[in-house]
Molecule: SAM riboswitch aptamer (S box leader)
Organism: Acidobacteriota bacterium
RNA sequence: UCCGCAUCGAGAGAGGCUGAGGGAACCGGCCCUGUGACGCCUCGGCAACCUGCUCGCGACGAGCGUGGUGCCAAACCCGGCUGGAUGCCGA
Numbered sequence: 001u002c003c004g005c006a007u008c009g010a011g012a013g014a015g016g017c018u019g020a021g022g023g024a025a026c027c028g029g030c031c032c033u034g035u036g037a038c039g040c041c042u043c044g045g046c047a048a049c050c051u052g053c054u055c056g057c058g059a060c061g062a063g064c065g066u067g068g069u070g071c072c073a074a075a076c077c078c079g080g081c082u083g084g085a086u087g088c089c090g091a
Stems, first nucleotide, its partner, number of pairs: 013043005021032003026080004044072003049068002052064004
């Protein structure tokens, strides 16, 4: 420095429109929701996967946060189950 196991379960707001469902397939739970959820738009933010920049002899090293994604209720909300990829072991 890397890999595996164990353990843990982070972060982030408003406004406008809409108007009844929503919480990533399905089932069950448990939650959110006309005190307006979900979705869309605007501004803001979190984060650090890619890019960019900086440091470093170098590293799948560290930092910054330009640009591109993603995200901004609850441990990926919980469990079952389903699909895919990768690794290890065996044949």